[in-house]
About this RNA
SAM riboswitch aptamer (S box leader) from a soil metagenome, 95 nucleotides, folded computationally. The RNAcentral record of the sequence draws on MGnify. The coordinates come from a structure-prediction model, not an experiment, and the mean pLDDT is 83.
RNA sequence: AUCGAGAGAGGCUGAGGGAACCGGCCCGAUGAAGCCUCGGCAACCUGCCCUCGCGGCAAGGUGCCAAUCCCGGCCGGGCACCCGCCCGGAUGGAU
Numbered sequence: 001a002u003c004g005a006g007a008g009a010g011g012c013u014g015a016g017g018g019a020a021c022c023g024g025c026c027c028g029a030u031g032a033a034g035c036c037u038c039g040g041c042a043a044c045c046u047g048c049c050c051u052c053g054c055g056g057c058a059a060g061g062u063g064c065c066a067a068u069c070c071c072g073g074c075c076g077g078g079c080a081c082c083c084g085c086c087c088g089g090a091u092g093g094a095u
Stems, first nucleotide, its partner, number of pairs: 001095003008038005016027003021073004039065003043062003046058004069092001074089006
């Protein structure tokens, strides 16, 4: 700085997983998480191009490939005044 998009199969394995804590809500034996193989995406780095733009291309290095960082829990503002909802921020996390 960015995080509303994007991206699958096979094998081994065998019950969990979705970042911490809590609450939800989801995913999971039509195999979770993990490991391996191949594939893909394109966030950052890198390389090339350029009309030099928040651009284009590549996919070498990390990374990533359910759900907005899955949603909320903290603070501020607004709406409503019945549950609550919307916007912004912070904290924390990931790259």